[in-house]
RNA sequence: AGAGUUUGAUCCUGGCUCAGGAUGAACGCUAGCUACAGGCUUAACACAUGCAAGUCGAGGGGCAGCAGGUAUCUAGCUUGCUAGGUACGCUGGCGACCGGCGCACGGGUGCGUAACGCGUAUCCAAUCUACCCGUCACCCGGGGAUAGCCUUUCGAAAGAAAGAUUAACACCCGAUGGUUUCCCUGGGCCGCAUGGUCCGGGGAGUAAAGGUUCACCGGUGGCGGAUGGGGAUGCGUCCGAUUAGCUUGUUGGCGGGGCAACGGCCCACCAAGGCGACGAUCGGUAGGGGUUCUGAGAGGAAGGUCCCCCACACUGGAACUGAGACACGGUCCAGACUCCUACGGGAGGCAGCAGUGAGGAAUAUUGGUCAAUGGUCGGAAGACUGAACCAGCCAAGUAGCGUGAGGGACGGCGGCCCUACGGGUUGUAAACCUCUUUUGUUCGGGAAUAACAGGCGCCACGGGUGGCGCCCUGCAUGUACCGUUCGAAGAAGCAUCGGCUAAUUCCGUGCCAGCAGCCGCGGUAAUACGGAAGAUGCGAGCGUUAUCCGGAUUCAUUGGGUUUAAAGGGAGCGUAGGCGGGCUGUUAAGCCGGCGGUGAAAUGUCAGGGCCCAACCCUGGCCUGCCGUCGGAACUGGCGGUCUUGAAUGCACACAAGGAAGGUGGAAUUCGUCGUGUAGCGGUGAAAUGCUUAGAUAUGACGAGGAACUCCGAUUGCGAAGGCAUCCUUCUGGGGUGCGAUUGACGCUGAGGCUCGAAAGCGCGGGUAUCAAACAGGAUUAGAUACCCUGGUAGUCCGCGCCGUAAACGAUGAGUGCUCGUCAUGCGCGGCAUACAGUGCGUGACCUAGGGAAACCAUUAAGCACUCCACCUGGGGAGUACGCCGGCAACGGUGAAACUCAAAGGAAUUGACGGGGGCCCGCACAAGCGGAGGAACAUGUGGUUUAAUUCGAUGAUACGCGAGGAACCUUACCCGGGCUUGAACUGCACAGGAAUGAUUCAGAGAUGAUGAAGCCCUUCGGGGCCUGUGCGGAGGUGCUGCAUGGUUGUCGUCAGCUCGUGCCGUGAGGUGUCGGCUUAAGUGCCAUAACGAGCGCAACCCCUGUCCCCAGUUGCCAUCGGGUGGAGCCGGGCCCUCUGGGGAGACUGCCGUCGCAAGGCGCGAGGAAGGUGGGGAUGACGUCAAAUCAGCACGGCCCUUACGUCCGGGGCUACACACGUGUUACAAUGGGGGGCACAGCGCGUUGCUACCGGGCGACCGGUUGCGGAUCGUGAAAUCCCCUCUCAGUUCGGAUCGGAGUCUGCAACCCGACUCCGUGAAGCUGGAUUCGCUAGUAAUCGCGCAUCAGCCAUGGCGCGGUGAAUACGUUCCCGGGCCUUGUACACACCGCCCGUCAAGCCAUGAAAGCCGGGGGCGCCUGAAGUCCGUUGCCGCGAGGAUCGGCCUAGGGCGAAACUGGUGAUUGGGGCUAAGUCGUAACAAGGUAGCC
Repeated sequence: AGAGUUUGAUCCUGGCUCAGGAUGAACGCUAGCUACAGGCUUAACACAUGCAAGUCGAGGGGCAGCAGGUAUCUAGCUUGCUAGGUACGCUGGCGACCGGCGCACGGGUGCGUAACGCGUAUCCAAUCUACCCGUCACCCGGGGAUAGCCUUUCGAAAGAAAGAUUAACACCCGAUGGUUUCCCUGGGCCGCAUGGUCCGGGGAGUAAAGGUUCACCGGUGGCGGAUGGGGAUGCGUCCGAUUAGCUUGUUGGCGGGGCAACGGCCCACCAAGGCGACGAUCGGUAGGGGUUCUGAGAGGAAGGUCCCCCACACUGGAACUGAGACACGGUCCAGACUCCUACGGGAGGCAGCAGUGAGGAAUAUUGGUCAAUGGUCGGAAGACUGAACCAGCCAAGUAGCGUGAGGGACGGCGGCCCUACGGGUUGUAAACCUCUUUUGUUCGGGAAUAACAGGCGCCACGGGUGGCGCCCUGCAUGUACCGUUCGAAGAAGCAUCGGCUAAUUCCGUGCCAGCAGCCGCGGUAAUACGGAAGAUGCGAGCGUUAUCCGGAUUCAUUGGGUUUAAAGGGAGCGUAGGCGGGCUGUUAAGCCGGCGGUGAAAUGUCAGGGCCCAACCCUGGCCUGCCGUCGGAACUGGCGGUCUUGAAUGCACACAAGGAAGGUGGAAUUCGUCGUGUAGCGGUGAAAUGCUUAGAUAUGACGAGGAACUCCGAUUGCGAAGGCAUCCUUCUGGGGUGCGAUUGACGCUGAGGCUCGAAAGCGCGGGUAUCAAACAGGAUUAGAUACCCUGGUAGUCCGCGCCGUAAACGAUGAGUGCUCGUCAUGCGCGGCAUACAGUGCGUGACCUAGGGAAACCAUUAAGCACUCCACCUGGGGAGUACGCCGGCAACGGUGAAACUCAAAGGAAUUGACGGGGGCCCGCACAAGCGGAGGAACAUGUGGUUUAAUUCGAUGAUACGCGAGGAACCUUACCCGGGCUUGAACUGCACAGGAAUGAUUCAGAGAUGAUGAAGCCCUUCGGGGCCUGUGCGGAGGUGCUGCAUGGUUGUCGUCAGCUCGUGCCGUGAGGUGUCGGCUUAAGUGCCAUAACGAGCGCAACCCCUGUCCCCAGUUGCCAUCGGGUGGAGCCGGGCCCUCUGGGGAGACUGCCGUCGCAAGGCGCGAGGAAGGUGGGGAUGACGUCAAAUCAGCACGGCCCUUACGUCCGGGGCUACACACGUGUUACAAUGGGGGGCACAGCGCGUUGCUACCGGGCGACCGGUUGCGGAUCGUGAAAUCCCCUCUCAGUUCGGAUCGGAGUCUGCAACCCGACUCCGUGAAGCUGGAUUCGCUAGUAAUCGCGCAUCAGCCAUGGCGCGGUGAAUACGUUCCCGGGCCUUGUACACACCGCCCGUCAAGCCAUGAAAGCCGGGGGCGCCUGAAGUCCGUUGCCGCGAGGAUCGGCCUAGGGCGAAACUGGUGAUUGGGGCUAAGUCGUAACAAGGUAGCC
């Protein structure tokens, strides 16, 4: 100090989350020791038991108990002891009692309290203070009671009563008495005021206590001090305005009462005040502070332990006593609860220390000691002290220590993982060697804390008193600590390992089980689940949970924002408030400085010190504030003076759709009347509804009425905004310019408030031409409560009154100043002014700096500053609910929460997409030709069937596809029969043997049995080969193409896809690659912050088209010769053709024309070929998790007498049906018969076969040529002749019957072919759809691969014949480039909205029901203070009694507030695959939104 998370990526905004620290914690796992701190956060819930406040005999009467003494008696008996009884308070002492002091401290808790309660500062001239200190004075005389004890009575008890008697430092009376107090009164001084103080005079009232060991301790009054209280005031001290008004003793006065004292504290009277937006009142919550945690700080949060203050003591009220209480361990009363009871009555208060129950996630011992510190009492000794000091329990915190240290392998065993089989890791870790002994254990020693006080002795001293020496006093504790013995010995875990975040592999699991703080993991290869191994982090702890601060500058004072992300009020006027021009004087509130007081201690921090160190503890310094005082005067403020530039006024001038009222004009729409005129009009994408022969529409004239103002008109003007437009008049507001006459800061902003405020809407009245919600009809549509059409009412208009909202927008509050420019324009001014430039105020465009996340803003700021106001703080829920205010209503203003999500957003980028745009291309459309879709058949697929119909391919890009050959084989499927080292391959070991196996038998076969025949090499060990047994490999067309390689399809032969450097941008990214022209082309040229380059394009390659050269056999035959019935048949030749090889040729090169160029154009020339000549091969970056694990290869998983393998048979050929691809047809451009002609690519010895013979034929039998330019291979359509004459035919050939041929082990399932016979559908094919632009389509045949044969009509090639059409790019499909919009990015097959249905959740309303706290009124009213009280008691002081006021509590009542619950009901949120539609995002298909 930051990080993760919105996106395909980016920047920003913004929330959520994490890493840190902390805790009185709790929970999980684990646990050796020590020191120091800490330990009911919940029920201020209830409490058994014990203890927590007593003490003084030097105040007193006394003597129950204890001890001693004396006297006496008894017993034992050493005559003096021991034991016991009785008596005596005689002594030590002392229960209970009277009295004094204490009990108001200490200790606990945080209910209440939002308050002078607390903190801080000041004041009391308005006050008290026991014990303590100093000082002055005093202590005389007298009296009557009472408790205890005793007697008696009542009661279960608690307790009470009566009588008798008695003491005091208890109580009372008198005396003395100065102060003090009060009254009267004279004088001096002081203070901010009331007033205070000093010195006098007179009057009134008020004191005392004694004790003793004679040292002392006490008593009374006064003054002063100290200590501790009481009171007042300034400032500070939580949340809510959905709490806005509160208050009657209330505010003040006068007089009194009361109090220590002031005071409405209380009372009578008088006045009507007091508080409140600077937040009263009310509601909620809460003890406050020192401090603690966090933070850089400012802050935020907290208030446990310790210290200070407050409050409380079962709940509520009350007083008594006292110096002090309205009293935790006192009293009285009321209430609730618990306990005792003899039922009549009583007792109690742990929020003291322990402890118990309960509650709870959770918090300890019914311990020891007064040794120390402190407290009370006491003269003291001392007593008491659950204060305190110690110990116990608890990892609950902080700190320290240990669980060993050194050596020890290129590294054991085991585990785990990998593998290129060598290994890696655990790991110097262990073993092993050496060493040490903290801690532990054994034995022993052994503190400090203690010095006072006290006692004794001595000394000083006038006396209190002080000093010195000695003695006595230790709970913790035989503890800490020290020494010693033994021995590595007894002592390590927890969490994590996908990113954030340090640390990774294997196995298991398979969207299951589970994890998770956020993002997110898990659907068969999970570093994220569970286990293991390893690693990382921390370590006697480690994790989790909860809470606080931090990070969060995410409430922003430090330190944020508001055009578009959340956020400027719709606008103006203006109150309070905030802020405010120049000069000058003064003041000193703010401000600055010096000094003083305070800021308790502890804490914190700095310095130093003490426990071995540290934690801990000690000493000192600092300590943001407040107050006082002195000084300063720049700035802010106050007061005074002055100024003119801010502001306003005046005068002059022009300006405008500014406002209000009243008039006025023409055009148009509609309507009415009349005329002309006739069949339609109107409307739409097309129609229909509607109007019209009763005369519409159209047209002319006249008339009526209402509303709006064409052109001018603009990027214009005016207004605060909303808004304002014919023309004229009246009234009225405004800004501007010029002048610089007047005032002299009069200003700016503006919470509340007031006013204005489009449209729609509302009320009353009027008006109503047009238009037009609702409504009706017609269309459209799957539907159409819409879009379109025909009508049409509110409304639209006017008057008056409401409403008060808009995307009321510049999404930009108002004001002032400052900060480069250019251009345009409106209105002024000045210059004779319609050019022009200047100046002022407006309105616009562009741009520099600057700003901004960017888009953009940029003197009209979103720049630089200041002032004031308003507003924002994640999305949804929600501008909703409740409450309140306003409104006639509609509705408006104000305005939440629960719950839920990990985002929601802004700007820009790259794509993709659009029923967006522009440009361009393609058999894409169009123009043509021929098909498919109908029929039959062939073939593939789906489906169905089946024991099996093996598997794969599935829009384009599957379907005559893998398959270029399924009768067996193939074959993967099914049934059945076999084998298990296996059908094939291989290593080793052992045993045996040649292997092989004719023949025969069984069997469907595999196989089994039979067994004639039948080895080689050798170094003599053996080997080759085979069989058997065993071990290790095998084998799998089993799964995963979504683990892969390779290969392939498609976009697409489309023209694109990128890189380096530079430049631009915060960045994604852009530029280059855009633009203009051009091209088949990112082809080229020009331009250019780009310059170059790569993969693609093109070219290079092959075939073909022309020519040339070389070479001629098996090819050819022009010339020469021979020769035949005929034929290159022969000699010969290589001219031609052809074959093979090599070259030439074509490049827009030439001409013309257009163009800057590239290039285009041309019935151009030339040329075999012309603008890429035609065809092929060649397929960029990438897309489709496209296809293939069954071609092959390969990771992982699975099977192993089977998912392997062999065999026989069957199936892959099934058949209601559906689709794709084809074949043949439907005929006359044809069919049949006959005749005749012309190819090319190829193939052939298991072959192709001439020829001859047989057969109608398929074919068969002979013979021959050819391993091929040599031999073999009827080309067909065409053409000619004949026939058929429009017919289901002489078309068509399916199907079926019969007879054959061939291949093959075998044609039943299931082959092809031939012949004879049979002769089906079909007469040109619906919607729709396919191919093709030239040697193409169409049509005709031929060849080849596979192959025994063939289901081939398929595929791949070959040649023959050989067209038509293209105006053109609007439309359909696909594609390229540029641009635009986007809420898409799995990218439009996208995204996404609302109702309904289902489940869950929270919430509003609701007849009511049940509570809670508080206030008010009435009634009642305990104890108690106070007031009154003749009679009663007392010598007296005084008391009792009764009455009254007040009041806790109780009862009744009406209302308000608040919570819970509630049939039903409202919307909301959430939830992989429900229903209906398609609203939004593209022009989203009617632009969207308010």

Overview: The prediction has a mean pLDDT of 83. Small-subunit ribosomal RNA from an uncultured rumen bacterium, 1490 nucleotides, folded computationally. Its Rfam family is "Bacterial small subunit ribosomal RNA". Rfam links the family to the GO terms ribosome and structural constituent of ribosome.